[in-house]
RNA sequence: AGAGUUUGAUCCUGGCUCAGAACGAACGCUGGCGGCAUGCUUAACACAUGCAAGUCGAACGAAGCAUGAGGCCUCGGUUUCAUGACUUAGUGGCAAACGGGUGAGUAAUGCGUGGGAAUUUACCCUAUGGUGGGGGAUAACUGAGGGAAACUUCAGCUAAUACCGCAUAAGCUCUUCGGAGGAAAGAUUUAUCGCCAUUGGAAAAGCCCGCGUUAGAUUAGGUAGUUGGUGGGGUAAUGGCCUACCAAGCCGACGAUCUAUAGCUGGUCUGAGAGGAUGAUCAGCCACACUGGGACUGAGACACGGCCCAGACUCCUACGGGAGGCAGCAGUGGGGAAUAUUGGACAAUGGGCGAAAGCCUGAUCCAGCAAUGCCGCGUGAAUGAUGAAGGCCUUAGGGUUGUAAAGUUCUUUUACCUGUUAAGAUGAUGACGGUAACAGGAGAAAAAGCACCGGCUAACUUCGUGCCAGCAGCCGCUGUAAGACGAAGGGUGCUAGCGUUGUUCGGAAUGACUGGGCGUAAAGGGCGCGUAGGCGGUUUAGUAAGUUGGGAGUGAAAGCCCGGGGCUUAACCUCGGAACUGCGUUUAAGACUGAAAGGCUUGAGUAUGGAAGAGGUAAGUGGAAUUCCUAGUGUAGAGGUGAAAUUCGUAGAUAUUAGGAAGAACACCAGUGGCGAAGGCGGCUUACUGGUCCAUUACUGACGCUGAGGCGCGAAAGUGUGGGGAGCAAACAGGAUUAGAUACCCUGGUAGUCCACACUGUAAACGAUGAGUGCUAGACGUCGGGUAGUAAUAUUCGGUGUCGCAGCUAACGCAUUAAGCACUCCGCCUGGGGAGUACGGUCGCAAGAUUAAAACUCAAAGGAAUUGACGGGGGCCCGCACAAGCGGUGGAGCAUGUGGUUUAAUUCGAAACAACGCGAAGAACCUUACCAAGUCUUGACAUGGUGAUUAUGGGUUUCAGAGAUGAGACCUGUCGGUUCGGCUGGAUCGGAUACAGGUGCUGCACGGCUGUCGUCAGCUCGUGUCGUGAGAUGUUGGGUUAAGUCCCGCAACGAGCGCAACCCACGUCUUCAGUUACCAUCAGGUUAUGCUGGGCACUCUAUGGGAACUGCCGGUGAUAAGCCGGAGGAAGGUGGGGAUGACGUCAAGUCAUCAUGGCCCUUACGGGCUGGGCUACACACGUGCUACAAUGGCGAUGACAGAGGGCAGCUAUACUGCAAGGCCAAGCGAAUCUCUAAAAGCCGUCUCAGUUCGGAUUGUUCUCUGCAACUCGAGAGCAUGAAGGUGGAAUCGCUAGUAAUCGCAGAACAGCAUGCUGCGGUGAAUACGUUCCCGGGCCUUGUACACACCGCCCGUCACACCAUGGGAGUUGGUUUUACCUGAAGGCGGUUCGCUAACCCGCAAGGGAAGCUGCCGACCACGGUAGGGUCGAUGACUGGGGCUAAGUCGUAACAAGGUAACC
Repeated sequence: AGAGUUUGAUCCUGGCUCAGAACGAACGCUGGCGGCAUGCUUAACACAUGCAAGUCGAACGAAGCAUGAGGCCUCGGUUUCAUGACUUAGUGGCAAACGGGUGAGUAAUGCGUGGGAAUUUACCCUAUGGUGGGGGAUAACUGAGGGAAACUUCAGCUAAUACCGCAUAAGCUCUUCGGAGGAAAGAUUUAUCGCCAUUGGAAAAGCCCGCGUUAGAUUAGGUAGUUGGUGGGGUAAUGGCCUACCAAGCCGACGAUCUAUAGCUGGUCUGAGAGGAUGAUCAGCCACACUGGGACUGAGACACGGCCCAGACUCCUACGGGAGGCAGCAGUGGGGAAUAUUGGACAAUGGGCGAAAGCCUGAUCCAGCAAUGCCGCGUGAAUGAUGAAGGCCUUAGGGUUGUAAAGUUCUUUUACCUGUUAAGAUGAUGACGGUAACAGGAGAAAAAGCACCGGCUAACUUCGUGCCAGCAGCCGCUGUAAGACGAAGGGUGCUAGCGUUGUUCGGAAUGACUGGGCGUAAAGGGCGCGUAGGCGGUUUAGUAAGUUGGGAGUGAAAGCCCGGGGCUUAACCUCGGAACUGCGUUUAAGACUGAAAGGCUUGAGUAUGGAAGAGGUAAGUGGAAUUCCUAGUGUAGAGGUGAAAUUCGUAGAUAUUAGGAAGAACACCAGUGGCGAAGGCGGCUUACUGGUCCAUUACUGACGCUGAGGCGCGAAAGUGUGGGGAGCAAACAGGAUUAGAUACCCUGGUAGUCCACACUGUAAACGAUGAGUGCUAGACGUCGGGUAGUAAUAUUCGGUGUCGCAGCUAACGCAUUAAGCACUCCGCCUGGGGAGUACGGUCGCAAGAUUAAAACUCAAAGGAAUUGACGGGGGCCCGCACAAGCGGUGGAGCAUGUGGUUUAAUUCGAAACAACGCGAAGAACCUUACCAAGUCUUGACAUGGUGAUUAUGGGUUUCAGAGAUGAGACCUGUCGGUUCGGCUGGAUCGGAUACAGGUGCUGCACGGCUGUCGUCAGCUCGUGUCGUGAGAUGUUGGGUUAAGUCCCGCAACGAGCGCAACCCACGUCUUCAGUUACCAUCAGGUUAUGCUGGGCACUCUAUGGGAACUGCCGGUGAUAAGCCGGAGGAAGGUGGGGAUGACGUCAAGUCAUCAUGGCCCUUACGGGCUGGGCUACACACGUGCUACAAUGGCGAUGACAGAGGGCAGCUAUACUGCAAGGCCAAGCGAAUCUCUAAAAGCCGUCUCAGUUCGGAUUGUUCUCUGCAACUCGAGAGCAUGAAGGUGGAAUCGCUAGUAAUCGCAGAACAGCAUGCUGCGGUGAAUACGUUCCCGGGCCUUGUACACACCGCCCGUCACACCAUGGGAGUUGGUUUUACCUGAAGGCGGUUCGCUAACCCGCAAGGGAAGCUGCCGACCACGGUAGGGUCGAUGACUGGGGCUAAGUCGUAACAAGGUAACC
């Protein structure tokens, strides 16, 4: 410090996710030691048991015990006195308000920080003074009762530092300044400790004030003791703290009130910091102690281990009554993912009491449990290559685990055993603890795991699995070759831990103070006026609130940081420093801001003179057009559409003429012209009225800018009331269109549109761009005004546009009218969906508007630009693409292929074009892969090794069998080399084993080959340049071409694969050569024939050359490329044809040509064999053949080719058969022989019929091939003589030697051709042209497509699931109002009754002062009734989300087929 993820790729915006650190953690696997820390985050849930607050005999009486002495004496005892550092309940004093726990409540009676005045304080310190003299009780105890118990009643005795008067008062308190009031306690015996009053302090506590202290405005008004005053009361003390009266205040958008949540802080975690999150342990403060209320005692409490009452709960009970409060330490149950021992000691530190010894102390110090965390150490070290074995992988060679192990030589930290033994302890005292530490001993001995290995992210292979099982933080992996699942080997990381989960911060500049944005990504309010607020020109002298410097105070300690020190080190502990960024105070400065004062004129405004304008409101008025009405002319249609129909019209329409009526809108002018804040404003005239601009420079003197709330204006549609209504026109009706058509189109037509008044308050209210000010190149238009000039023009101010520099921007673009550079103020945004929705509030007559969430869900949604592809977008161009023609197919019969069906099998593949006379250039057996039967198992075939035989072999034949096969017989033949070996090469056979074999699967694992776009003109690269980049440029443009062919231009310049040419054959000439081809001339021969001699002249054959290049002329074009015409030429503009197929596309085809990975079969999915099947047949399709006839059939006639083939072959001639053919038999491995006859042609006849057309089908007799023609070949003869009369929708081929038509040959093949591949003969028609259909090329445009339009995608309905709104209600919490009730308690009043101290009295008795009872107001719980608010639940219901393959349509994206959207 970043990374992954939206796309085909790019840049940006933007969310999601990851890597880091941390934790009072938990869970999984694992676990050696020690030190230091930490340990119920949940139920402030309930608690058994033990302990956690006592102490003082030097305050007091009493009892007991021990010892001593004495008396009595039955010698057992009993009793008295004294002593005790003995024990104990009680009275009394002090403590118990500390210490310890918890965080429920509390958003301020709290906390933090800094101040303040009206206060109190036991114990402690300091100082002054005092301590006199009396009195009456009471517990304990004794006796008598009640009760189960807790406990309690009565009578009697007694003490005090317990209680109560009196006296005194330096100082104290009160005071009307006269005065008034108020105290004490002794103990013990020589020295103290106490007691009382008062002063000051220390330390502590109470109270008040400023500032800071969570979220919500879908909480906006709250408050009656409320705010203040006076009198009184109360308190330690101020105060509405309380009360009576008076006044009506007080708080609040700088957020009152209400609601929700929460103890606050020092600090802790994170972060570069600013911040964010947090408030365990330690420390400070607060609050609480089962829940609620209350007071008592006391210096201090409204009291955790005190009291009273109410409530809930638990326990005891003899049912009458009682007892209790672990949020102290342990511990239990419960809850929970989860948190320890019912331990030791007061030795230390501290606390309480005591004069002290001492006692008490679950505070504390220790120990136990837990890897919960941090820190440290160990599990060995060195050497050791045959690179052992084993494992794993393998290309089978090897590699790796790996110096790792074993082995050899060493060491002993820790753990273990034995011994010695601390500090903590200033005098004594050690729980820890026989602990730390030290010394000795033995022995490598007792001690390693966890996660990960597709990218992010360090680390890779094999096997298993087969969209299954599973993984996953995000992207994603898995459908038979998974580095992503599971296992193994190997590796990487960390290490007594490692992973996972949860939470916080970080990364996230993703709430932006530091440090973001708003034209199109989310985001500028529709526009103005203006309140509060914020900000504000220039200058002068002062002021000192802000600001800045200095001083002192405070900012607890601990922690963090720095420097030392102590534990072997570290963690940890300790000392010192720094820091604590803050607050208050004081002093100084006077720049800037502020407040106050005085000036200025440039901002702003006023005045004067001009100017333009659809600015606004009201009234009036004008013509054209539409419709309607009346009348005339006039006749059959009009209207409307893609085409029609509905509609109007013979009752006279449309058309036309004249007149009239009504309403609405204002052609031309008219213009990116004008005006207005925006919405918006358009005939003309008048009235009233707002704003703007220019010029002059007189006046005011900062009067300004913005603007939360607020107020006003605000298109269209809509609403209300009343008018008006010509045209247009939602709804509606009809007609069309359509599969449907609740639409688009047509005919009608109502609200509405218009006016007046009132509402609504929204729009893609847009420049998708808030307002204001200043600054930053220009050029060219245009509107208004001014200046100079005769004018042209120049210049200036204000508007309105186009282009463009700097700059900005993700890019597009903006650019003095900024989206540039700055300042001020306002509004708004923070992933997509849910949703501008629900609920609540406000507004509205309603429609609805405004404000405005959450659950849930996705990993994207989005912007700009790029390359493609596509478009029922555009432009240009081409092609038998259309058109113009000729001939077909589709109808018939047959052939052939396919589908389907059938079958034991009908083997397999090919599927739009680009499968279907295709693989197959030829299925009777074979082929053959299929089926049935029977059969073989190292195999029909290959290699290695082993044994045998020397040959192996060839031929004939018998038996069994369907054959394969099995069992024989006979004949024939006997390899090469040789060192002569049973050696070797070769061959065969036998048995055994590695293996063979597979037309089994996967063409979506592959190679190779092929089809197709397409013989279309395209496809790319290097360097340079442009762009952030994907990419662009080049390759686009103007011409031209069959062509990215060529020329010109150009930030491009070149190059490659394609095009063309080079190649083959045809057309012309020529050269060389003439046999088997040829025969002009010469000769010979024949009935005839190049038959023969001869000859290469010609044809021809074969070889090599020439020729054609827009070369020449004219025109045109730009003087180019080229095009048009002409000449010459055998051929003219690539001369016609072939071969040749760029980058790529279709997961196109082929595992059945071949090759091949993986998988599968192995007495079978392999091999061989017989028979069958591939030839089936209600049917459908493709490709063909033959026809339907006269351009023909039949008969006759026998004229003219080219190219091929031939020895297991072609076969002449002759003979024979009606024929297919047969028989004999020349020639020829072929320019010689042969297949070989060419056929259409020409002539005659038939005369329009199912025929002398057509030949299917069937019967029968034959021929040929072949082991074999039954299933299942071809052919011949005779007989039979079906459909079919030119073929619907639709569709195919062809542009010249082409179509059409005619025959010939070949491949494969025993035989089989209508197929295929070639060959020649005869030989046309038409092309105006590119509008349309199809395909293609280039440029451009739009795009939400990129699997690329066979794309994408929307909504209803149906199914499953999820969360949520409404909902008659039901139920619970909380809060509030009114009323009722009124425990305990203190306060006020009263007092039948009761009472020792003081007073009066001899006494009785009375008084004072109390107790108790009663009454009153206050008040907790409780009750009744009504509101507010928040949750839970609810039949039914609304929409929403999500869910591989449901239904209906096709709304959007292209002009998306009616442009889309608000």

This is a predicted structure of a 1462-nucleotide RNA (small-subunit ribosomal RNA) from an uncultured prokaryote. The coordinates come from a structure-prediction model, not an experiment, and the mean pLDDT is 84. Its Rfam family is "Bacterial small subunit ribosomal RNA". Rfam links the family to the GO terms structural constituent of ribosome and ribosome. RNAcentral holds the sequence, with entries from ENA.